[in-house]
A computed fold for a 343-nucleotide RNA from a marine sediment metagenome, annotated as Bacterial RNase P class A.
Of the family's consensus pairs, 95% are formed in the model.
Its Rfam family is "Bacterial RNase P class A". Its family is annotated with tRNA processing, dimeric ribonuclease P complex and ribonuclease P activity in the Gene Ontology.
C1' cells in the first nucleotide's frame, strides 16, 4: 500500500436546571434512583400490535426469482453451487424460462435473423468472343457459384488442421466446443479425465410485454380502547295551567310552548394504548455458520408544545455524524477513533 473482522463514541469534579418512577408530605415541595443513537435518520423491506372487516377460492395488481439451511418474518443473514473482477488476502452478481408465442435492435454495416452478396474468389455448369491438327484450347465476367478472405458493428451462424473442390463450405473426417440421453458423486444447486449421441438445429435482450414457480386483504398509535363537563340538540317519564299560540264560525281533537328527573350518543379534556421485552450480558452444551438449547444474573428513556442540558475546573489523543415519538428484526446512508488477522 490493500483487504476482512470487531470495539468505542470524551473521562473526572463541583454548581444551577429539566423530566419520569418510588417515598415522605406542612401539598409548596424534599429524597433516592433512572434518563437518546450506533446510526435514534432515510421510511426501503419484514414482523408484532390494533381497528375496518372475512381476508375460502379465483380474477386484476404488487413482489420475490441459482440451492440448502436460519428466522416470528423478510428482499435480510449464514453455507455452498455458477459467473465475473483482482498478482493476492478477497470483492461483486434482478443469477427461472429466449426448441411457447408476440414484439425489439439507433448508428455503421452487403447483410441484424426463413441470414445475406457490398469487395474478394471462382465461373466447373450455361453464355458470348477468339484460335483450331476438330480431340479441344484461349479469353470475358452476362447467368451463376462462395462463406474461406475483406469490411461494419455490442453481437455476424461453432474453432483450429488435412482431406476435398471451379472456387468454396461440417462437404468428409481428427482433435476442441456445443446440446441431447445415460452412469457416477452430491439432500440439492451442480460437478465429471465417464459412455452414448446429433454435423451443430438451438446468436442477443425477459431491468420489452409474456410464460412458470412462490408470497401479499386494507389502513395504521392521528391504530384504537375507556372515563366524560359546559352549551346545543334526540329520547322516555312526570307536573302545572285546563294557560298562550297556531288549525278551525265554535267546541271536541292534534301540533306547540314551560318546569322536574331519567337515559344515551358526543366535543373539550383526562386515563389507558406507552414500554418487559423475538430483551440484554456471562458460563456451558449443539452447529463449519447464521443461529439454536440449557442454566445463572440484570431491569436499561417513556415526554406530549414535548426532559435528557448549561456553566467551571482538570486531564487526554482535544471530541465526527448525529437527537427517542408504540415496538422490534434487518437494508442503505452519514460520521470521529481504536484494535486485530491475513495479502
Nucleotide at each position: 500500500a490493500g483487504u476482512c473482522g470487531g470495539c468505542c463514541u470524551g473521562g473526572c469534579a463541583g454548581c444551577c436546571g429539566c423530566u419520569g418512577u418510588a417515598u415522605u408530605u406542612u401539598c409548596g415541595a424534599a429524597u433516592a434512583c433512572g434518563g437518546a443513537g450506533g446510526a435514534a435518520a432515510g421510511u426501503c423491506c419484514g414482523g408484532g400490535c390494533u381497528c375496518c372487516a372475512u381476508a375460502g377460492g379465483g380474477c386484476a395488481g404488487g413482489g420475490u426469482g441459482c440451492c440448502a439451511g436460519g428466522u416470528a418474518a423478510c428482499g435480510c443473514c449464514u453455507g455452498g453451487g455458477c459467473g465475473g473482477c483482482g498478482c493476492g488476502a478477497g470483492c461483486c452478481g434482478a443469477c427461472g424460462g429466449a426448441a411457447a408465442g408476440u414484439g425489439c435492435a439507433g448508428c455503421a454495416g452487403a447483410a441484424a435473423a426463413u441470414a445475406u452478396a457490398c469487395c474478394g474468389c471462382c465461373g466447373a455448369u450455361g453464355g458470348c468472343u477468339c484460335c483450331u491438327u476438330c480431340g479441344g484450347g484461349a479469353g470475358c465476367a452476362c447467368a451463376g457459384g462462395u462463406a474461406a478472405g475483406g469490411u461494419u458493428g455490442a453481437a455476424a451462424u461453432g474453432g483450429u488442421g488435412c482431406g476435398g473442390u471451379a472456387a468454396g463450405a461440417g462437404c468428409g473426417c481428427a482433435c476442441c466446443g456445443c446440446g441431447c440421453c445415460g452412469g457416477u458423486g452430491g439432500u440439492a444447486a451442480c460437478a465429471c479425465u465417464c459412455g452414448g449421441u446429433g454435423g451443430c438445429u438451438a446468436g442477443g435482450a425477459a431491468a420489452a410485454c409474456c410464460c412458470c414457480a412462490c408470497c401479499c386483504g386494507g389502513a395504521g398509535c392521528a391504530a384504537g380502547a375507556c372515563c366524560a363537563a359546559a352549551u346545543a340538540g334526540g329520547g322516555g317519564a312526570g307536573c302545572a295551567a285546563u294557560g298562550g299560540u297556531g288549525u278551525g264560525g265554535c267546541c271536541c281533537g292534534c301540533a306547540u310552548c314551560g318546569c322536574u328527573c331519567c337515559c344515551g350518543g358526543g366535543u373539550a379534556g383526562g386515563u389507558c394504548g406507552c414500554u418487559u421485552c423475538a430483551g440484554g450480558u456471562g458460563u456451558c452444551c449443539g452447529g463449519u455458520g447464521a443461529c439454536g438449547g440449557a442454566c445463572a444474573u440484570c431491569g436499561c428513556a417513556g415526554a406530549u408544545g414535548a426532559a435528557u442540558g448549561g456553566c467551571u475546573g482538570u486531564c487526554c489523543a482535544c471530541g465526527a455524524c448525529a437527537g427517542a415519538a408504540c415496538c422490534c428484526g434487518g437494508c442503505u446512508u452519514a460520521u470521529g477513533g481504536c484494535c486485530g488477522g491475513c495479502u
The coordinates come from a structure-prediction model, not an experiment, and the mean pLDDT is 76.